Molecule: transfer RNA
Organism: Trichonephila inaurata madagascariensis
């Protein structure tokens, strides 16, 4: 160089055109308990990799770029 996969929450995935974008596990707080450990309720935490485009509507489509793998020469 050319081709292909992946890119969503600290971390590991889910979400194939519509709703408030979830789920485990970690984080914090409450509740239990002499204390910790588990157990349980909760909370917090997202520019969906940019940035434009198609659509009344985009995390999802379509092409560019970035980033990380991979495959060829």
């Nucleotide at each position: 160089g050319u081709c292909c996969c992946u890119g969503u929450a600290g971390c590991g995935c889910a979400g194939u055109g519509g709703a408030u974008a979830g789920c485990g596990c970690a984080u914090u707080g409450g509740a239990c308990u002499u204390c910790u450990a588990a157990u349980u309720c909760a909370a917090a935490g997202g520019u969906c990799g940019u940035g434009g485009g198609u659509u009344c509507g985009a995390a999802u489509c379509a092409a560019a770029c970035c980033a990380g793998g991979g495959a060829u020469g």